RNAcentral holds the sequence, with entries from ENA and SILVA.
This is a predicted structure of a 1476-nucleotide RNA (small-subunit ribosomal RNA) from an uncultured bacterium.
The coordinates come from a structure-prediction model, not an experiment, and the mean pLDDT is 81.

RNA sequence: GGUAUGCUUAACACAUGCAAGUCGAGCGAGAAAGUGGCUUCGGCCACGAGUACAGCGGCGGACGGGUGCGUAACACGUGGAUAAUCUGCCUUUCAGGUCUGGGAUAACCCUGGGAAACUAGAGCUAAUACCGGAUAAGACCACAGGUUCUCAUGGAACCAGUGGUAAAAGGCGGCCUUCGGGCUGUCCCCUGAAGAUGAGUCCGCGUCCCAUCAGGUUGUUGGUGAGGUAACGGCUCACCAAGCCUAAGACGGGUAGCCGACCUUAGCGGGUGAUCGGCCACACGGGGACUGAGACACGGCCCCGACUCCUACGGGAGGCAGCAGUGGGGAAUCUUGGGCAAUGGGCGAAAGCCUGACCCAGCAAUACCGCGUGAGGGAUGAAGGCCUUCGGGUCGUAAACCUCUGUCAGCAGGAACGAUGGGUCUCCGUGCUAAUACCACGGAGACUUGACGGUACCUGCAAAGGAAGCCCCGGCUAACUCCGUGCCAGCAGCCGCGGUAAUACGGAGGGGGCAAGCGUUGCUCGGAAUUACUGGGCGUAAAGGGUCCGCAGGUGGCCUCGUAAGUCGAAUGUGAAAUCUCAGGGCUUAACCCUGAAACUGCAUCCAAUACUGCGGGGCUUGAGUCCAAGAGAGGUUGGCGGAAUUCCCGGUGUAGCGGUGAAAUGCGUAGAUAUCGGGAGGAACACCAGUGGCGAAGGCGGCUCAACUGGCUCGGAACUGACACUCAGGUGACGAAAGCGUGGGGAGCAAACAGGAUUAGAUACCCGGGUAGUCCACGCCCUAAACGAUGGAUGCUAGGUGUCAGGCAGCUUGAUGAAAAUCUCUGGUGACGAAGCUAACGCAUUAAGCACCCCGCCUGGGGAGUACGGUCGCAAGAUUAAAACUCAAAGGAAUUGACGGGGGCCCGCACAAGCGGUGGAGCAUGUGGUUUAAUUCGAAGCAAAGCGAAGAACCUUACCAACCCUUGACAUACUGGAUCAAGCGGUAACCGUGAAAGCAGUUUCCGUUCAGUAAGGCUGGACUCACAUAGUUAGUACAGGUGCUGCAUGGCUGUCGUCAGCUCGUGCCGUGAGAUGUCCGGUUAAGUCCCGCAACGAGCGCAACCCCUAUGCCUUUAGUUGCCAGCACGUAAGGUGGGAACUCUAAAGAGACUGCCGGCGACAAGCCGGAGGAAGGCGGGGACGACGUCAAGUCAUCAUGGCCCUUACGCCUAGGGCUACACACAUGCAUACAAUGGUCGGAUACAGAUGGGCUGCCAAACCGCGAGGGGGAGCCAAUCCCAUCAAAAACCGGUCGUCAGUCCAGAUUGGAGGCUGCAACUCGACUCCAUGAAGCCGGAAUCGCUAGUAAUCGUGGAUCAGCAAUGCCACGGUGAAUACGUUCCCGGGCCUUGCACACACCGCCCGUCACACCACGAAAGUCGGUUGCAUGCCCGAAGUGGUUGAGCUAACCCGCAAGGGAGGCAGGCUCCUAA
Repeated sequence: GGUAUGCUUAACACAUGCAAGUCGAGCGAGAAAGUGGCUUCGGCCACGAGUACAGCGGCGGACGGGUGCGUAACACGUGGAUAAUCUGCCUUUCAGGUCUGGGAUAACCCUGGGAAACUAGAGCUAAUACCGGAUAAGACCACAGGUUCUCAUGGAACCAGUGGUAAAAGGCGGCCUUCGGGCUGUCCCCUGAAGAUGAGUCCGCGUCCCAUCAGGUUGUUGGUGAGGUAACGGCUCACCAAGCCUAAGACGGGUAGCCGACCUUAGCGGGUGAUCGGCCACACGGGGACUGAGACACGGCCCCGACUCCUACGGGAGGCAGCAGUGGGGAAUCUUGGGCAAUGGGCGAAAGCCUGACCCAGCAAUACCGCGUGAGGGAUGAAGGCCUUCGGGUCGUAAACCUCUGUCAGCAGGAACGAUGGGUCUCCGUGCUAAUACCACGGAGACUUGACGGUACCUGCAAAGGAAGCCCCGGCUAACUCCGUGCCAGCAGCCGCGGUAAUACGGAGGGGGCAAGCGUUGCUCGGAAUUACUGGGCGUAAAGGGUCCGCAGGUGGCCUCGUAAGUCGAAUGUGAAAUCUCAGGGCUUAACCCUGAAACUGCAUCCAAUACUGCGGGGCUUGAGUCCAAGAGAGGUUGGCGGAAUUCCCGGUGUAGCGGUGAAAUGCGUAGAUAUCGGGAGGAACACCAGUGGCGAAGGCGGCUCAACUGGCUCGGAACUGACACUCAGGUGACGAAAGCGUGGGGAGCAAACAGGAUUAGAUACCCGGGUAGUCCACGCCCUAAACGAUGGAUGCUAGGUGUCAGGCAGCUUGAUGAAAAUCUCUGGUGACGAAGCUAACGCAUUAAGCACCCCGCCUGGGGAGUACGGUCGCAAGAUUAAAACUCAAAGGAAUUGACGGGGGCCCGCACAAGCGGUGGAGCAUGUGGUUUAAUUCGAAGCAAAGCGAAGAACCUUACCAACCCUUGACAUACUGGAUCAAGCGGUAACCGUGAAAGCAGUUUCCGUUCAGUAAGGCUGGACUCACAUAGUUAGUACAGGUGCUGCAUGGCUGUCGUCAGCUCGUGCCGUGAGAUGUCCGGUUAAGUCCCGCAACGAGCGCAACCCCUAUGCCUUUAGUUGCCAGCACGUAAGGUGGGAACUCUAAAGAGACUGCCGGCGACAAGCCGGAGGAAGGCGGGGACGACGUCAAGUCAUCAUGGCCCUUACGCCUAGGGCUACACACAUGCAUACAAUGGUCGGAUACAGAUGGGCUGCCAAACCGCGAGGGGGAGCCAAUCCCAUCAAAAACCGGUCGUCAGUCCAGAUUGGAGGCUGCAACUCGACUCCAUGAAGCCGGAAUCGCUAGUAAUCGUGGAUCAGCAAUGCCACGGUGAAUACGUUCCCGGGCCUUGCACACACCGCCCGUCACACCACGAAAGUCGGUUGCAUGCCCGAAGUGGUUGAGCUAACCCGCAAGGGAGGCAGGCUCCUAA
């Protein structure tokens, strides 16, 4: 820009304007303003003008326009009927006619009433207004006929007869006129015929939800007669009859205008009914008629009602669901515009008038379509932004810049189509006519007519100039990074994001998608096979009725004939137009519009076909039934009979208990129980047989019977009927366990309720002793169950083998009076397997959950809920039928892998048991918690933190606290500038001052590189460089530094299950899959160790072995000092010396042990048991070694490291303090005990000459000290010397304590005195001596370690370390036990199996109450409103039609001279019906 569309809500109320008028060619009447003229100035005349306004009359206001209230209906759609009807205007070159008379009345004028609206009376007048008469071809009505066709009827055509019914003699033009009128043209009019159009009525079919609406109806259904209508009809009325509708849904309730079509869909369908078109209904709510061709009338009338307005209070006016517009309602929907130019409509002869219909314009991105916001080139890949692994990447050819173009918008100019029409004038032709008038028709020319609008379109000018947004970026779903935030703020369609590294929140950069729009919300269809007609299901997921009978309904065997309803085909009619589809055309394109075709899958009529279905006729026997001969059975009902047992009663014997339980108690019993014997009573149930068995529709049925009655079934025969069948909604049809109810019986045992005893935290339970309903019988109810095979019934078909019950054919054997019984086979039942097939899987599988067909029932996410309300049934309990609000994002099935179980099986471990010794009580030590503190630095937290990091906190360590200092720094690297060959600057060291020290100030000396020496140096010695910086130094810049945070961002290391025997993979095989198999079974082992079997075959990480130590009392070889000493020699105080190399030993290398050998067991295996030999025997003992993984286990404080944080401090230095605190609690320990297996004292003999350590070291012998220690300095860099000793200690022997005591036990605590280390022992070291002498007399609940050189006990050494808080830790040896029946139990673990609602995996999951808050839905004294029912009940009754009356009034016609009368009419009254 074009084209469409625009109150979906209040059919709520409306201010204002407009939306229906027109005709003078139907009629009578008829102004004014103004202008001109005249005037005697009062006025008159002419034009205006026969105009305006109004009236009578005609036509139109029933169309056009609006809305969707009502309506579930012949309203609508579709197809028919009207022989049951009407139709103004229009058409027919259809027919006939238009004669003759009369009386009024508006307007107007006069007089009144009223505020107004309006109205009363008197008088005049016209007509195409009104009325009388004549005529009647044809029409209609009544009476009465005939023929033909058609026909349910009052039908059509033709022939002929009798009676009734009409007009405008009007208008206009032309000519003529005797002025009365005539002729002619045209219009109008009347009577008919026909058509067209429009309308009325009737019928078939179609047309929403609720059955928790099941019965409805009295003008109701039909008839006869009458009335009424244009017309049929209970449409209305009188009478008669008692019908009519309904499960194929009547009646009632709710909702709704219907359709062509529109949206969606592959289609079938589902939803909708805006615009446009057809029909209907309505016009403030309700009722009513009038007029008219047509209305019960949107812009007409009357009445009732509500509302609004005017009023003089008496009375009046009004109806936007027409166009605009206003208020209101609402999430929400426009201008009080222009024009009749076009199209169409009304009136008119026409010009024309009217037309909010319509044509245009305006508003709205509301929708659809089109177009633009520039195009080409342009890398230094600019600046800037963002990110970064710091190299770069990206926005990005994007921009800048260069070269172009000019749509749209802007300015200027030109300029339509829509007007091929209409009108006027002139001319021509034709028709009409007496006519060259008139008029009508056709043609030519001229003039004239456009709201839109100076709009579309065209041309020119200038200028990249004026023109891009919205949503999204976790998956679905196209598109990713940074920062901020820190379960906050927020997001979210579903799943779900956010708790410090968020692609999900917010921002940014970048990207993706659409684009003058984009997103959100609402609604509909789709996807959804998720209501399944097309096209689903019901064993366990939702779903088979508890079972049978059976009406309606649905379905139905074989042959044949007929019919043609279904079915199939042809033709005809219809299926409006628009829409959709296709083709062509018009706007520059498209949307849009035009033309044509096709389609509208439908309905109706008719013709044809006859396989199948239906219907009718005939037949058949296989489905079904009958009959005959047999058979089995806990099938049902009734009566009778029986024995065992329990209980009770009586009697006998007999004495103290019985009974009961896990253990008890209540209870019973000396008034004699229990036990036992005999007798009796009564009720209920029927052991064995008994079964995987039988019968029954299901529920269910069990002693016996030659009892009675009775149902069904099976087998065999093949005589009869001839489809008689199957299923079954509803069913005042039947049955239906148990419990329960009513009435009456009965009651032995058992036993809800109840009370008692136990158990227990409690125990309204489980257990025990009692015990009432009930259980039993008769009759009557109830009608439900996991009423289950969780599997409806019937029929047919589809491999088998096997067991059993009933019957039969054949048949072997036994037996013979019946009979029994192997085998084969047929039929019927009932089990367990199993193929195909099916199933989500599990499983089913001729007894189907397979393959088909028929009928019924039922399901549609979980909860709410099988509940509420209503109905039905019931005595009640309750049953049956059966929702919604609300809420959740699941609920559920089957199977899998784990984990788990107060499930099962098998098996291990100091796991229990059997033992020994401890802990828990005391004191002390150490660690932790807590508390305290300026700080008591930090970490570790069940096992698996707590004598742990720490193998050594007085300072240091040290990370903490208070205080004093430093700021490129205590430490690293790099760059830039300055000065320097020894003077200066600067720095270091020493000295000195100050200070607590660090530090600060001063003085002096010294300073490069390299080699050697040295403990080290800026010391000593030597050598080198002479450059200006590369060393040192200084100033500055980058940076250093952090034991600051995060072990839940990490690496590495470690703990733990657990040295438990497990954890996996490849290929194959199985399963839809998760997965499984292997890895399982049977044995065996310490072991998934090995053997064997096996759809598995192999392999890997683990186990074991390989490595180290140890055992070899005389294993071998090599070696022989510092170690050794058998023999030899010397010598004794010592292997001290010579010597030896044998032995011990040392430390290297070997050997050795492998179930190798024998016997037994076992599967002839693996292996186990026993034995021999051997130093050692069945992994010899010990160590190292720790699978896949678990615990977000531990550690950012060893170290490393991402991110964050501090930077004159959270960094660095210094001195002091703290980590050592102390009401308490816990853990681990004691070179501690509580004592006599002891303490203490003494003794002389002992035994490891162990393992180790030693130069800032271990330190000997003398000597001093009670002692710690001092002193001394030999020896030793170590198989040499020392720690370390004549001694290791416990052990052994003797004395004493002398019988059990706070002691000759125990040693804490405290006082005093010492020595040692160290710069320094106050906070805060260990040790020694003297004195002191606390608690404690063997430890509650509970709990720990250990299976042999082990526990217990005894001492010794080492690391760290100046010293030491070490009773800790690590290591060494000495002495040296007890016990293991066994695997039930506790704990932990392994394998198989089972259950599971667990999977963060039982420390799981989960139920209910209560408390608080919130949400939804209810109840509630009441209160208000709407709708509906009772109520087509009653009363009253407006307007109005009809009926009746009409004594009042009355022009036309009739009678009459007239008066008057009559006919007819009007007002008024009464009445049927009736709104409110």
Its Rfam family is "Bacterial small subunit ribosomal RNA". Rfam links the family to the GO terms structural constituent of ribosome and ribosome.